[in-house]
RNA sequence: AAUCAACGCUGGCGGCGUGCCUAACACAUGCAAGUCGAACGCGAAAGCCCCGCAAGGGGUGAGUAGAGUGGCAAACGGGUGAGUAACGCGUGGGUGAUCUACCUCUGAGUGGGGGAUAACCUUCCGAAAGGAGGGCUAAUACCGCAUCACAUUGCGCUCUUAGAUGAGUGCGUAUCAAAGCCGGCAACCCGCAAGGGUCUGGCGCUUGGAGAGGAGCCCGCGCCCGAUUAGCUAGUUGGUGAGGUAAUGGCUCACCAAGGCGACGAUCGGUAGCCGGCCUGAGAGGGCGGACGGCCACACUGGGACUGAGACACGGCCCAGACUCCUACGGGAGGCAGCAGUGGGGAAUUGUUCGCAAUGGGCGCAAGCCUGACGACGCAACGCCGCGUGGAGGAUGAAGAAUUUCGGUUCGUAAACUCCUGUCGAGCGGGACGAAAGAUGCGCGGGUUAAUACCCCGUGCAAGUGACGGUACCGCUAAAGGAAGCCCCGGCUAACUCCGUGCCAGCAGCCGCGGUAAUACGGGGGGGGCAAGCGUUGUUCGGAAUUACUGGGCGUAAAGGGCUCGUAGGCGGCCAACUAAGUCACACGUGAAAUCCCCCGGCUCAACCGGGGAACUGCGUGUGAGACUGGAUGGCUUGAGUUUGGGAGAGGAAUGCGGAAUUCCAGGUGUAGCGGUGAAAUGCGUAGAUAUCUGGAGGAACACCGGUGGUGAAGGCGGCAUUCUGGACCAACACUGACGCUGAGGAGCGAAAGCCAGGGGAGCAAACGGGAUUAGAUACCCCGGUAGUCCUGGCCCUAAACGAUGAAUACUUGGUGUGGCGGGUAUCGAUCCCUGCCGUGCCGAAGCUAACGCAUUAAGUAUUCCGCCUGGGGAGUACGGUCGCAAGGCUGAAACUCAAAGGAAUUGACGGGGGCCCGCACAUGCGGUGGAGCAUGUGGUUUAAUUCGAAGCAACGCGCAGAACCUUACCUGGGUUUGAACUGCACAGGAAACGGUCAGAGAUGAUCGUGCCUCUUCGGAGGUCUGUGUAGAGGUGCUGCAUGGCUGUCGUCAGCUCGUGUCGUGAGAUGUUGGGUUAAGUCCCGCAACGAGCGCAACCCUUGUUCAUAGUUACUAACGCGUAAUGGCGAGAACUCUAUGGAGACUGCCGGUGAUAAACCGGAGGAAGGUGGGGAUGACGUCAAGUCCUCAUGGCCUUUAUGUCCAGGGCUACACACGUGCUACAAUGGACGGUACAGAGAGCUGCAAGACCGCGAGGUGGAGCUAAUCUCUAAAAGCCGUUCUCAGUUCGGAUUGCACUCUGCAACUCGAGUGCAUGAAGUUGGAAUCGCUAGUAAUCGCGGAUCAGCACGCCGCGGUGAAUACGUUCCCGGGCCUUGUACACACCGCCCGUCACAUCACGAAAGUCGGUUGCACUAGAAGUCGGUGGGCUAACCCGCAAGGGAGGCAGCCGCCAAAAGUGUGAUCGGUAAUUGGGGUG
Repeated sequence: AAUCAACGCUGGCGGCGUGCCUAACACAUGCAAGUCGAACGCGAAAGCCCCGCAAGGGGUGAGUAGAGUGGCAAACGGGUGAGUAACGCGUGGGUGAUCUACCUCUGAGUGGGGGAUAACCUUCCGAAAGGAGGGCUAAUACCGCAUCACAUUGCGCUCUUAGAUGAGUGCGUAUCAAAGCCGGCAACCCGCAAGGGUCUGGCGCUUGGAGAGGAGCCCGCGCCCGAUUAGCUAGUUGGUGAGGUAAUGGCUCACCAAGGCGACGAUCGGUAGCCGGCCUGAGAGGGCGGACGGCCACACUGGGACUGAGACACGGCCCAGACUCCUACGGGAGGCAGCAGUGGGGAAUUGUUCGCAAUGGGCGCAAGCCUGACGACGCAACGCCGCGUGGAGGAUGAAGAAUUUCGGUUCGUAAACUCCUGUCGAGCGGGACGAAAGAUGCGCGGGUUAAUACCCCGUGCAAGUGACGGUACCGCUAAAGGAAGCCCCGGCUAACUCCGUGCCAGCAGCCGCGGUAAUACGGGGGGGGCAAGCGUUGUUCGGAAUUACUGGGCGUAAAGGGCUCGUAGGCGGCCAACUAAGUCACACGUGAAAUCCCCCGGCUCAACCGGGGAACUGCGUGUGAGACUGGAUGGCUUGAGUUUGGGAGAGGAAUGCGGAAUUCCAGGUGUAGCGGUGAAAUGCGUAGAUAUCUGGAGGAACACCGGUGGUGAAGGCGGCAUUCUGGACCAACACUGACGCUGAGGAGCGAAAGCCAGGGGAGCAAACGGGAUUAGAUACCCCGGUAGUCCUGGCCCUAAACGAUGAAUACUUGGUGUGGCGGGUAUCGAUCCCUGCCGUGCCGAAGCUAACGCAUUAAGUAUUCCGCCUGGGGAGUACGGUCGCAAGGCUGAAACUCAAAGGAAUUGACGGGGGCCCGCACAUGCGGUGGAGCAUGUGGUUUAAUUCGAAGCAACGCGCAGAACCUUACCUGGGUUUGAACUGCACAGGAAACGGUCAGAGAUGAUCGUGCCUCUUCGGAGGUCUGUGUAGAGGUGCUGCAUGGCUGUCGUCAGCUCGUGUCGUGAGAUGUUGGGUUAAGUCCCGCAACGAGCGCAACCCUUGUUCAUAGUUACUAACGCGUAAUGGCGAGAACUCUAUGGAGACUGCCGGUGAUAAACCGGAGGAAGGUGGGGAUGACGUCAAGUCCUCAUGGCCUUUAUGUCCAGGGCUACACACGUGCUACAAUGGACGGUACAGAGAGCUGCAAGACCGCGAGGUGGAGCUAAUCUCUAAAAGCCGUUCUCAGUUCGGAUUGCACUCUGCAACUCGAGUGCAUGAAGUUGGAAUCGCUAGUAAUCGCGGAUCAGCACGCCGCGGUGAAUACGUUCCCGGGCCUUGUACACACCGCCCGUCACAUCACGAAAGUCGGUUGCACUAGAAGUCGGUGGGCUAACCCGCAAGGGAGGCAGCCGCCAAAAGUGUGAUCGGUAAUUGGGGUG
């Protein structure tokens, strides 16, 4: 885009079309084929009238109705598509092989006879349908005779023709015709007349000829799928003869011959009516064959003939079968695939209408009759086309709805409202075209005729004829009044928001949406599209170049046959002339009409219809052309081949020979191991191995040479020699003269493994045994070991049989190797150099390719031929066939299932891949943890609650720099509701607050007392507080996976990017890679890159040296004073120090290495040397990392509660497990005594000295200090002594008891400390694991934050002060480059198979049930034909007659033969216990 459509929702009108696609299933009822009295005989009735008393009769009705005889029609028209793969259809021819009623033209004729029979009457049988007998009768019914030929037949001649069976002509024999009917008559004949005729007209009839239209038969070409259908055929193929037919012909029969068809697809199976055309498509094609038109076939199923011009006959006949109906059971009747209609089937397809008015048909002289053909109407949005549902104005942008950032925005000029218009529909009125012929009547003209008659022809006038239908159309009236839906809005694809829902409900054409902010589900609003329709579903074509003729491919995506030879076929070099099959041109014929296209016209337009044209790309015939292809002829040599001469080679086959090595055997020497592995063991060996020497046996394979070397078609081929043999190559004349290329089928060859038979068997070695490894180890490793490997003969026939690249030919820039054979030049020569041909490699231009890559050995450019491919899986499976001894090979599907499977390349990530490098990463060391007790955090458990968060590293002395109350978020209980805190508004009030009393656990309640401020125009206003109401509050409630901010981590790792340019189809690459170097993407060099940014480094702080300045509260060298002593004092400004500013370090200098670079190494100087030490500083990003309980914040939830206040409790629980710490286990120590040296901090609700009291914690007391001044403040380890002497201790200090201290409203749950007493575990810690590279580890003490109090934690400070680093193999983490990848949620990835369960389709299967069909046989209806015909018999013949003859009929027999049956095959399908694999989850 389309549709003979169906379904869902909706539905105003009209026109034109279309309407059982399924059950060729079964059918009730009505109708669908009759007509003619001008062919013929017969012939009613009712009614009316008359006569009659009546019975009855007569007339009319009426020669009507009616049936019958006869003629024509019924073979057309109408329906359907079952069958048919066929001369069935289409197209073009033939008929020299034919027929043709009615019609037209034309010739001739139409004489004279005969006998019957329906109807009718009558008898009989039968339920009926119907039938039998007797009697009468007519014809255009039937039968002889006459006549005739041009007709048929025989013979001869002529002509046409390729050919006579044709045409013409002559002769002869025989045979064959007819029917009448209706009109007219002023002439003629007959007749009195009527009328008749030998007169005349018309319609018929007979026999010829011609035509038109129709039909039969034959032929060329074209017309679906299957080869898992490869052979078919006995009347088969042909001939002769005969029969038959309208006619050819095996159409049929007899005889003879053995043919005919088939890979250009016979036969068989499946499917199907064919065409004009219709749909689609740019076309070529593809699909279809409904309506309309042509042809065919069929008419319940099968068979058969009759009649006829025509049928083997839809509404005819006979027989058989199935079914239905009637029946008196004896018999009968029927055929909607005609029009309506019914049932049934189905998703689904209409009225039991009107009319012959038109068109057409049958009959008829005609009038006319018949016509479910046809014309109409009806039903159905089933399709196409047209029209309408209003138009213009109208902004407070109304109300309402939706949304909102609360401002607004949208629906929206939409509505309302105002003014118009009047299509359709409604009502009223008018009102067609289609109708004009024919016929009739009247008139005129002409023809025929003797005629003015009749008849015929032409013409004029008249009257009459409509189913549709009071319809189309027209006019008038009223009134915007009666007339819009459907689908969609994530992308494709035009159109976006809110709410609900929460992987639910649902959507979905594909991709895919939905797990709490869904433009995708459902609803609302809005929008988009189409519109009386809109969607969905089915189907077809297109897009699809996705079967590729136009117009595809095959190295890696699917796809080159394993290779060669070769048959058919396809294709084929140069020249000349011939031919004309292909080809081309022109002409003619045909290509039906309709359809399509163009023009014109008719319905108001259109759809629709009419007219004209064009076209129908095809086929046939004729004429011409002669390039190309073909054919036939002659020639040529370049393709191909032959010849001669050469050399190369693992080419093949057979035979023989050789040495090295392994093993075995024999012997010698010799002794305890050998062998094997990662390490071992099994194994061998004291019966003498291994090792070594000598000799022998046997089999297999041939080191070095050896090479991207050679050779072969491929598989393949490797010691040497001989024989036989194939091919290629080079050179050279000569010869043949296209002999060529490819190659479906076919034949041959074809590694390894395997099979059969016979040999052989050294080594190796499936299976197998043993030993190891391992969780296991039916493996990898080891020790053994049989088939096999080897030979001969025969099979198998497959490989990643690969260059994953078929063969052949030609052409197309180059470079460089190598094998073979030549030529030239130079040379004495070898050999180099140049060059030709054939092979074999590498690198690369153009070109090609999706890219990778290929590139004269093409995957380039072309030609020829073959093979093969068409999404993945199922599956190279099943079935069938074929080959094979088997294994198995070749050929080779489908159901079902998925939305992918795949190629090449890219970026990452990953690797028990590679290279380079780094880090307390390992290693080297030191000290710990893991064991004990305690502290602390976590899990778990418990609990009313043990609030919550943090979860590998990167949660766990974490949030918490400090839970007794508070904190506090949790629990229990008690209160409260505009609220504990905050803002606005309205109203009322005056304080607020403080102090006291009572109740209560308290919150709170009650109550007493004290008690407003500012301004003022004195009205009040403002502030503040309380109460009431209201809008808001409040929430440590949820979501860190809606977020901001902040933080952790990789990681202080050296990386992460951009602009422009360049390369690539692209993703991307380059830069950023490479060579060096660095702590560093640090720097240098190179480079299709050149630059730049964020990171690194530096800038900042601190520390180490020094200088300048400053000099108190710090300092004290010199001077002075003073003290027991002290910078205590004067003083000083040197030193230390303090705190400001400078200097200093930059690979700057020297040497070496390096590329002359960057840099590195060493050295000098220097307080410090190569970033001096430390800190702050954290790129792009990753982990949906952490945090909604710091804060902020979207959404949701809550609102007398999840808010808030209070008391008490809990966060402190305790069988247990883990993390982080402290103290220890002791002598490098403990205890006691003496004694020395810091730094950095803190201090007014504070630090607190001296003094006094207490064993002590501490208390009393308060000097001093807002701090370089005073205080905390004792530093400790250390040093000097004394003691303890290796023990659960003079170690260790847990636990517990008593008594106290301090803080605090309050130490019970639940603080810290002190004294005395008690004195647990623990004797250095399993597997495992942590920190640290120098002022570091270890060890020692001091301070601070938090804080009323509480520190083993945290953050800082100083004192003492080590050991070790060979090095980068390994573990962990990281960086760069490279490589592989089937990973991309990225190896914690992906993914394979069994098993279990569910489900689906398929295969096999003992069987079983059907369809179709072959062969053989049985049987044989009706019927044609043949035979017979003793029975019967009108016409003709003989006969006076009887009778006979001719002819015919019945009956019987035979051939053929349908249904039916029997037997045996083939094939297809259904089903089946069981069974096999496969798909999906």
The RNA shown here (small-subunit ribosomal RNA) has 1481 nucleotides and comes from an uncultured Acidobacteriota bacterium. Model confidence (mean pLDDT): 84 of 100. The RNAcentral record of the sequence draws on SILVA.